Source information: The RNA shown here (transfer RNA) has 73 nucleotides and comes from a Pyrinomonadaceae bacterium. The sequence was found in a public genome assembly. Taxonomically the source falls in Pyrinomonadaceae (Bacteria, Acidobacteriota, Blastocatellia, Blastocatellales). The coordinates come from a structure-prediction model, not an experiment, and the mean pLDDT is 81.
[in-house]
RNA sequence: GGGCAUAUAUGUCAAUUGGUAGACAGCCUCCCUUACAAGGAGGAAGUUGGAGGUUCGAGUCCUUCUAUGCCCA
Numbered sequence: 001g002g003g004c005a006u007a008u009a010u011g012u013c014a015a016u017u018g019g020u021a022g023a024c025a026g027c028c029u030c031c032c033u034u035a036c037a038a039g040g041a042g043g044a045a046g047u048u049g050g051a052g053g054u055u056c057g058a059g060u061c062c063u064u065c066u067a068u069g070c071c072c073a
Stems, first nucleotide, its partner, number of pairs: 001072007010025004019056001027043005049065005
């Protein structure tokens, strides 16, 4: 220098060939307990890596940039 893959909640990952962004763990509150753990009930948390474009509508399609990993030279 060229090619490919990945980037979504605090973490690990989903999202049915474009149609309301979710799960588990963790966190917060309450119940239970002498207390802790476990258990039960409820809750908060996201500019989907950045910027543009296409579309009535984009996590998903296109362009570009950034970061990480792999391959080629």